A computed fold for a 1521-nucleotide RNA from an uncultured prokaryote, annotated as small-subunit ribosomal RNA.
RNA sequence: UUAGAGUUUGAUCAUGGCUCAGAUUGAACGCUGGCGGCAUGCUUAACACAUGCAAGUCGAACGGCAGCAGGCCCUAGCUUGCUACCCAGGCGUCGAGUGGCGGACGGGUGAGUAAUACUUAGGAAUCUGCCCAGUAGUGGGGGACAACUCGGGGAAACUCGAGCUAAUACCGCAUACGACCUACGGGUGAAAGCGGAGGAUCUUUCGGGGCUUCGCGCUAUUUUGGACGAGCCUGCGUCGGAUUAGCUUGUUGGUAGGGUAAUGGCUCACCAAGGCGACGAUCCGUAGCUGGUCUGAGAGGACGAUCAGCCACACUGGGACUGAGACACGGCCCAGACUCCUACGGGAGGCAGCAGUGGGGAAUAUUGGACAAUGGGCGCAAGCCUGAUCCAGCAAUGCCGCGUGUGUGAAGAAGGCCUUCGGGUUGUAAAGCACUUUCAGUAGGGAAGAAAAGCCUGGGGUUAAUACCACCAGGUCUUGACGUUACCUACAGAAGAAGCACCGGCUAACUCUGUGCCAGCAGCCGCGGUAAUACAGAGGGUGCGAGCGUUAAUCGGAAUUACUGGGCGUAAAGGGCGCGUAGGCGGAUUGGUAAGUCGGAUGUGAAAGCCCUGGGCUUAACCUGGGAAUGCCAUUCGAUACUGCCAAGCUCGAGUGUGGUAGAGGGAAGCGGAAUUCCGGGUGUAGCGGUGAAAUGCGUAGAUAUUCGAAGGAACACCAGAGGCGAAGGCGGCUUCCUGGACCGAUAUUGACGCUGAGACGCGAAAGCGUGGGGAGCAAACAGGAUUAGAUACCCUGGUAGUCCACGCCCUAAACGAUGAGAACUAGCCGUUGGGGGUAUUAGUGCCUUAGUGUCGCAGCUAACGCGUUAAGUACCCCGCCUGGGGAGUACGGCCGCAAGGUUAAAACUCAAAGGAAUUGACGGGGGCCCGCACAAGCGGUGGAGCAUGUGGUUUAAUUCGAUGCAACGCGAAGAACCUUACCUGCCCUUGACAUCCUCGGAACCCUGCAGAGAUGUAGGGGUGCCUUCGGGAACCGAGUGACAGGUGCUGCAUGGCUGUCGUCAGCUCGUGUCGUGAGAUGUUGGGUUAAGUCCCGUAACGAGCGCAACCCUUGUCCUUAGUUGCCAGCGGUUCGGCCGGGGACUCUAAGGAGACUGCCGGUGACAAACCGGAGGAAGGUGGGGAUGACGUCAAGUCAUCAUGGCCCUUAUGGGCAGGGCUACACACGUGCUACAAUGGGUGGUACAGAGGGAAGCCAACUCGCGAGAGGGAGCCAAUCCCAGAAAACCAUUCGUAGUCCGGAUUGCAGUCUGCAACUCGACUGCAUGAAGUCGGAAUCGCUAGUAAUCGCGGAUCAGAACGCCGCGGUGAAUACGUUCCCGGGCCUUGUACACACCGCCCGUCACACCAUGGGAGUGGGCUGUACCAGAAGUGGCUAGCUUAACCUUCGGGAGAGCGCCGUCCACACGGUAUGGUUCAUGACUGGGGUGAAGUCGUAACAAGGUAACCAAUCACUAGU
Repeated sequence: UUAGAGUUUGAUCAUGGCUCAGAUUGAACGCUGGCGGCAUGCUUAACACAUGCAAGUCGAACGGCAGCAGGCCCUAGCUUGCUACCCAGGCGUCGAGUGGCGGACGGGUGAGUAAUACUUAGGAAUCUGCCCAGUAGUGGGGGACAACUCGGGGAAACUCGAGCUAAUACCGCAUACGACCUACGGGUGAAAGCGGAGGAUCUUUCGGGGCUUCGCGCUAUUUUGGACGAGCCUGCGUCGGAUUAGCUUGUUGGUAGGGUAAUGGCUCACCAAGGCGACGAUCCGUAGCUGGUCUGAGAGGACGAUCAGCCACACUGGGACUGAGACACGGCCCAGACUCCUACGGGAGGCAGCAGUGGGGAAUAUUGGACAAUGGGCGCAAGCCUGAUCCAGCAAUGCCGCGUGUGUGAAGAAGGCCUUCGGGUUGUAAAGCACUUUCAGUAGGGAAGAAAAGCCUGGGGUUAAUACCACCAGGUCUUGACGUUACCUACAGAAGAAGCACCGGCUAACUCUGUGCCAGCAGCCGCGGUAAUACAGAGGGUGCGAGCGUUAAUCGGAAUUACUGGGCGUAAAGGGCGCGUAGGCGGAUUGGUAAGUCGGAUGUGAAAGCCCUGGGCUUAACCUGGGAAUGCCAUUCGAUACUGCCAAGCUCGAGUGUGGUAGAGGGAAGCGGAAUUCCGGGUGUAGCGGUGAAAUGCGUAGAUAUUCGAAGGAACACCAGAGGCGAAGGCGGCUUCCUGGACCGAUAUUGACGCUGAGACGCGAAAGCGUGGGGAGCAAACAGGAUUAGAUACCCUGGUAGUCCACGCCCUAAACGAUGAGAACUAGCCGUUGGGGGUAUUAGUGCCUUAGUGUCGCAGCUAACGCGUUAAGUACCCCGCCUGGGGAGUACGGCCGCAAGGUUAAAACUCAAAGGAAUUGACGGGGGCCCGCACAAGCGGUGGAGCAUGUGGUUUAAUUCGAUGCAACGCGAAGAACCUUACCUGCCCUUGACAUCCUCGGAACCCUGCAGAGAUGUAGGGGUGCCUUCGGGAACCGAGUGACAGGUGCUGCAUGGCUGUCGUCAGCUCGUGUCGUGAGAUGUUGGGUUAAGUCCCGUAACGAGCGCAACCCUUGUCCUUAGUUGCCAGCGGUUCGGCCGGGGACUCUAAGGAGACUGCCGGUGACAAACCGGAGGAAGGUGGGGAUGACGUCAAGUCAUCAUGGCCCUUAUGGGCAGGGCUACACACGUGCUACAAUGGGUGGUACAGAGGGAAGCCAACUCGCGAGAGGGAGCCAAUCCCAGAAAACCAUUCGUAGUCCGGAUUGCAGUCUGCAACUCGACUGCAUGAAGUCGGAAUCGCUAGUAAUCGCGGAUCAGAACGCCGCGGUGAAUACGUUCCCGGGCCUUGUACACACCGCCCGUCACACCAUGGGAGUGGGCUGUACCAGAAGUGGCUAGCUUAACCUUCGGGAGAGCGCCGUCCACACGGUAUGGUUCAUGACUGGGGUGAAGUCGUAACAAGGUAACCAAUCACUAGU
């Protein structure tokens, strides 16, 4: 000393990106803000700067005295000690000047710089003022120039001329220890004085000087040595880009000269032609480097503020001067830009010093105090200067510390919020009571930072000396900006002091209200469309706290660039293949060496920082002492296993020789037969061909077919195989020639010669390109025919490039084993190809070995799938490649190419995913098995007509509402004239038609009149009850008040309940176990079988549950019991009716039983389950029918049955009433009825049911009416009576194929019934009328046996009003070969890019909006190359000329020096011209790309996606073909 989480999916594992939690900051912004300490504070415009300050000092170097102070003397005023004037530089001083030292330090900034820099370790050819130690000196002369005076120019800055003068300024002479030069003979070269003190002595112009001594200086090319500092050289290290690959002519080296403090092409002349570069030169971009800082477990990564070291720069560019040191921040010259002054002639300036201003910017402070301390410059010193520094001010910018009170206090106050209305919470929180006083405030006291220097005394030292000077000790005298300091004490009073963010998950913290995909939030996932813990507010809570959040940025998490520590079969990723260069790696033995490696020592690694340990501030931050560490580097000593190097030898790796073997290995030449086509001849006649079906096409000018012959090109059946060969691409008739490789056996030989392989080079399918041939078949493009909505396609008929050959290009493929090469190790079984061996047997074979090539499989690996000695296992070596998806393998640039294009290869922008494997489903115009009136086989319908009914639509004041594929539409509605009723119009009511509570009055209740459409209003009459403790109470009615009632108003997408549907389909699950990392699987799959997950067998499963079946009801047979209202065989009676007596036998009724279970037999089957057939039986394989509906699906239906959350209305969206509407009617659809007729209609006659209903009821007989019906009244609360004549059927007769004796719509008239009332708007009856319709297009429905079809009967609802619905019985068929097809379903399997699950997903063009980007006639800027022009200032060289104090002189001059702008040469800054390169910006127009809820066209992909898809190329083009 190492932590993870969210997000791709229906779920899972893995891959992979995005995001979050942490730490940090010279920060900024928002809200808030009490105190102190310590730090920090222009990251941007190296943008421009007003003003002040930031470098001076020395009179002990000098001439001096402008100013100040002081003052002898003189004069004046006078208050006689003051003022003014004058005056000796002698004194304190000192402006300006000469001279010295310092302005090269200190301070600032980071523009430039990728190496003239920095870091670290070294080196030799150097310099170094002041400082330290040492050596020798410091002798003697000279001439000037400032200041100053005079004069002149100028606006100014400044400057010119003449004259005087000093020095530690300048110049000679002498001397020369050491120094330098040398031709080794010799030669050359110095200096400066100043101050203090002084006894003797000398001199004097009396001021002094010599002299001595001390101190400070000076000189020796700046003596020698040191120290300090600086210069130069070398090695290692030090950002990105190769879409920068070649760079270089003083370039690389040599020689000679020059130059420098010094080496050196530093420079120049000559000579040579080198030097650097893939270990990245050159070029481009970016950048000051380091100690360190931040982060991190570390390795690393990012950064280089403050502090410290180095470098660079000082308005921009160039240059030198001075000097020890500069090419100089507050110096000079020149050029340029800018600013200022100006008298227009000319001048001045440089804050990247401290403050400060403007500007820029998200953003960064005072025009402060002091030299008290530390340090620096000058000076002997005092001292002066010091925006270095020390302090203060401003800023929560950061770190650290403290406070904003403490204890007690339940009536759990009030208020707020929530509430299930009970309460909960805020909350001991407040108030109240009792305390305390830090900090801030006021007052008082009060350290340390101060050491020195000066002066005095003393001591030893120096000296001739008691002076002087320096040192030491003591004393004395002062020196503080900060500062109203720190600190201490006193006083008063809880008094002056809390906010910010968050509360969906990650992530600690939840409720209400508002809003209603709006407003808004958001770091990621995502919230918001009326019940938002996600927006906004509030209450409450959580976190941190004088701060809290946000933004930006860095590291971390990220093993997400993987050295530590990743990968490449399918997720991104193995180069198409070989050969081979550099490089990397390399068998075995011995010896040596010691480069790598390991160890020791020494040096270094500045200080600060980090770490450890002490100390000081009350603590901490902070400061400070000591230690450790600093992986590296250098030197040196040692070790020698391994690696390297050197030497020698070895044979196993690798080659070579010898002998064999197999092979579609490659190249060239020749040959062959089959087939297609074309041509010619023959035979022959009407078609051929082609397709799903056709057509285009060919054919009477003779095709197709058939036969013979000839031509030409291309490809090589069978053999043939999971077979062989090759590096890959690839290679297939036969023969010959040339040629590469492999394998096997035995041995000989070489002796590591090997492996890999960046670049380079070669090969490289198909298509394509060029030139020339060739061209039979096939066949892009193209044409025609089809198909289609269209069909630029799929299909057909043709057909050109091309396919073939030669030569030359192209260089790409899903070039795949999606798996780089080499070598080693690690169980096997079974095939197959080539070679070898021995041994059994024998002519089958089996065994061993080797090289290939396959299937399975152990261990192991893998996310899984899978791989598995041919590894994807275990380890080694080398190469290539990957780092989210899209943009994009694209743009630009380079290289290659004739072109097509290839190769190399980005970015902006955009998304939170994209992708892999496996799982469960769902789906498929996938497969297999199976079922169902699913099809087929049949029967009857619908769709056509009329009517009924429902719906849509339309209309309307309203036509109330709901139901809408199957699964709405004769549905809710089992029945709208009023009512119903919810709708419309009008008239009314407002505690209400209904419920509870309160108060008052009254029994309740009944009747009548009037007004009105009615609701209602009004007037009157009758009636006074029940219980009682006598107070009153119960029920009811009326009035009043407010709480409330009420709502068929909304939301079925907030719900309960109920229902439909898949589907009466056979399924749906669980426990335990097992398998799998997991989702999950297994069980439930398989073989049979069944109506069935029914049963049997098998089986890592064993069991169980909900479903199935059975149990229930009904029906079919029998038995028992019972016998009225039912029945009547036998007996009797009879009015002939089971009517009566009787009877229980039968039917029947309704209770209970029996019966059917594959039980029995035969066969099949697996000895099973079961199936087939049979017997018996009323019934036979669930006997028929019903009830019964698993887990679930459809946000299916219903808020209008009911219930219910929320919202809404409250003199109305509630309530009452009347009338109207729900019944409308150009139309469309569904469901029915009646028909179209003769299997029928009409008429007459004769039979046979079942199941029901009946009291506000069913209603008999009888009478009347043509009839509906009326009258009438018996019976029946029903096995008794009634509804109630069943109809089809049967018998007889008529009609004779016609709009009819079919059909009955419509209409007229007349009626009946119900009802308060049949106008809108009932049913029925009679008479009359007599429409459409002659069996129904496309399409479509029901039904498998007592079924369909057909016939009637009953019931519910209901006053009345069924062709509907629910039931009942009568008559009573046809057909099923079968499962190919349509529909639906079940199981298994397969594919999937679907999971809202195919009504899925999804592609491209076009249109619109926005965004970034490429091209683009160009245009504008930056940087830069080359050539040339030009050339300031300044250095150096040369020189015509001019000038000249010191020295020499023969006095002429010389030496030497200076000037030389408008002399010149070299080189050079700015500038200019021409022409290139590169980069940025911009540009009409244009190309593609991305993004964007509901645009257009199609449907390319995902399923066999409906033509399998994909890759490369060509062609056409909207996706494509």
The sequence is in RNAcentral, with records from ENA. It matches the Rfam family "Bacterial small subunit ribosomal RNA".